[in-house]
RNA sequence: AUUUGUAAACGGCAAACUCAUCGAAAGGUGGGGACGCAAAACUACCAGUCUAAAGCAUGUUUGCCAUGAUAGUGGGGUUGCCAAG
Numbered sequence: 001a002u003u004u005g006u007a008a009a010c011g012g013c014a015a016a017c018u019c020a021u022c023g024a025a026a027g028g029u030g031g032g033g034a035c036g037c038a039a040a041a042c043u044a045c046c047a048g049u050c051u052a053a054a055g056c057a058u059g060u061u062u063g064c065c066a067u068g069a070u071a072g073u074g075g076g077g078u079u080g081c082c083a084a085g
Stems, first nucleotide, its partner, number of pairs: 002085004012037002017032006035072001041078003045075003048070003055064003
């Protein structure tokens, strides 16, 4: 440097739920809390999924739509600990 992640070691992150808060919502942020994760570190480039305020259509009402969100849906990009080959 590279491939792999079986046993280890030092550790790391934190699902659901809950309290507070932001948001139209999806969802985010902080505290508590651990389902799990060898990148469950960062990144919205691609696909998927979620939401639909505004807008458009319709006219009981409802439908369409991302410029919003999701990195713990998958892929891509960047970076990193240890061990074995």
Molecule: c-di-GMP-I riboswitch aptamer
Organism: Sulfuriferula sp.